[in-house]
RNA sequence: UUCUUUGGGGCGGGGUGCAAUUCCCCACCGGCAGUAAAGUCUGCGAAGAGCUUGUCUCCCGAACGGGUGAAAUUCCCGUACCGACGGUAUAGUCCGGAUGAAAAAAGAA
Numbered sequence: 001u002u003c004u005u006u007g008g009g010g011c012g013g014g015g016u017g018c019a020a021u022u023c024c025c026c027a028c029c030g031g032c033a034g035u036a037a038a039g040u041c042u043g044c045g046a047a048g049a050g051c052u053u054g055u056c057u058c059c060c061g062a063a064c065g066g067g068u069g070a071a072a073u074u075c076c077c078g079u080a081c082c083g084a085c086g087g088u089a090u091a092g093u094c095c096g097g098a099u100g101a102a103a104a105a106a107g108a109a
Base pairs, nucleotide, nucleotide: 001109002108003107004106005105006104012026013025014024015023027093028092029083030082031044032043033042034041039081040080048058049057050056051054063079064078065077066076067075085096086095087094
């Protein structure tokens, strides 16, 4: 440098109601890289917006206390919090764009 493959999880129970996996109570889930092992740190991707259509620009959620240690906002204990757009009874978990795209990882030449 070229090619190939891989590359996002989660509504179970109860209540109200004509109708809700959408509301209420309990439950459940956590992309990639870095770093003492991270949904909440730093950066990236995705999603959303724009027009000049690009290797572009903008936008981009959420954590504290204690403990151990040389080192942890990453581990352990405790208590919290967050989650695009369109559809539909108001959705992180259903359906759809998407048998898509992609950070990136592995392998081959």
Source information: A computed fold for a 109-nucleotide RNA from a mouse gut metagenome, annotated as FMN riboswitch aptamer (RFN element). It matches the Rfam family "FMN riboswitch aptamer (RFN element)". Gene Ontology term of the family: FMN binding. The prediction has a mean pLDDT of 87.